The RNA shown here (transfer RNA) has 77 nucleotides and comes from Marinomonas pontica. The organism belongs to Marinomonas, within Bacteria. It matches the Rfam family "tRNA". Rfam links the family to the GO term triplet codon-amino acid adaptor activity. Rfam classes the family as a transfer RNA.

RNA sequence: GGGCCUGUAGCUCAGUUGGUUAGAGCAUCCGACUCAUAAUCGGCAGGUCCCCAGUUCAAGUCUGGGCAGGCCCACCA
Numbered sequence: 001g002g003g004c005c006u007g008u009a010g011c012u013c014a015g016u017u018g019g020u021u022a023g024a025g026c027a028u029c030c031g032a033c034u035c036a037u038a039a040u041c042g043g044c045a046g047g048u049c050c051c052c053a054g055u056u057c058a059a060g061u062c063u064g065g066g067c068a069g070g071c072c073c074a075c076c077a
Stems, first nucleotide, its partner, number of pairs: 001073007010026004019057001029043004050066005
């Protein structure tokens, strides 16, 4: 330098053909249970969907550019 993939809650991820209120598990917190702790059970909260722009009645989803990470190839002294 070229190609491909990924970016959504603190962490790991789902999200169908663009359409009803953006979700799950774990963790945190609160409660139950216990002499107490753990385990278990119940509940709450937590999001500018990486950034900017575009298309559209409507974008997490499509298009363009950028940023970050991963893999492969090429080049180099």